[in-house]
RNA sequence: CGGGCUAUAGCUCAGUAGGUAGAGCGCCUGGUUUGGGACCAGGAGGUCGCGAGUUCGAGCCCCGCUGGCCCGA
Repeated sequence: CGGGCUAUAGCUCAGUAGGUAGAGCGCCUGGUUUGGGACCAGGAGGUCGCGAGUUCGAGCCCCGCUGGCCCGA
């Protein structure tokens, strides 16, 4: 310098024929227990790396940038 993959909740990830975002673990509250753990019920938490574009509508499409990983030179 060129190319590919990737960036979604605290963590690990899902979400493809574009239709206003989910799971597990963790966290909080209650129940159960002498207490803890386990278990059961409920809840909080992200507008999806940043910017711009297309569209009635974008996590999902187009363009640029940034970070990470890989390949080539």
The RNA shown here (transfer RNA) has 73 nucleotides and comes from a Candidatus Uhrbacteria bacterium. NCBI's taxonomy places the organism under Bacteria, Bacteria candidate phyla, Candidatus Uhriibacteriota. The RNAcentral record of the sequence draws on ENA. Rfam family: tRNA. The family's RNA type in Rfam is transfer RNA. Model confidence (mean pLDDT): 81 of 100.